[in-house]
Molecule: transfer RNA
Organism: Actinomycetota bacterium
RNA sequence: GGGGCUAUAGCUCAGUUGGUUAGAGCGCAGCACUGAUAAUGCUGAGGUCCGUGGUUCGAAUCCACGUAGCCCCA
Repeated sequence: GGGGCUAUAGCUCAGUUGGUUAGAGCGCAGCACUGAUAAUGCUGAGGUCCGUGGUUCGAAUCCACGUAGCCCCA
């Protein structure tokens, strides 16, 4: 220098053919249960879908560029 992959909740990750509300497990908070913990059950909070621009009636999803990490080639 060239190419590929990844980036979504605090962590690990889903997210179908672009379709209106963005999810799971763990963790966290409250409640129930217990003599008290753990476990279990219920409820809840928690999101710049990496950034900018573009396409579209509509973008986490498609396109371009950039950023960060990983891998390959030189």